Predicted 3D model of a 79-nucleotide RNA (c-di-GMP-I riboswitch aptamer) from a Desulfobulbaceae bacterium. The sequence was found by an Rfam model in a public genome assembly. Model confidence (mean pLDDT): 83 of 100. Of the family's consensus pairs, 100% are formed in the model.

């Protein structure tokens, strides 16, 4: 600096569902239970998709990283 993801090892995230709190929601934040998965399910709203307010319609404004695709750091093994 690069590759694969096992024929591994040591870890990690944590769907769902239950309260409580924030929010118009969408969805978040803790906690309690439990793992549907994930080689970046680690961090960014950059570009799309969808979702939610505006509303019946536009402009706009939020929400989603575990939709997708892109940027940045990163663990173990190989070369």
């Nucleotide at each position: 600096c690069a590759g694969c993801g096992a024929c591994a090892a040591a870890g990690c995230c944590a769907a769902c569902c239950c309260c409580g709190c924030c929010g118009u929601a969408a969805g978040g934040c803790a906690g309690g239970a439990g793992a549907c998965g994930g080689a970046a399910a680690g961090u960014c709203a950059c570009g799309g998709a969808u979702c939610u307010c505006g509303a019946g319609g536009a402009a706009g404004a939020g929400a989603c990283a575990g939709c997708c695709g892109g940027a940045c750091c990163g663990c173990c093994c190989u070369g």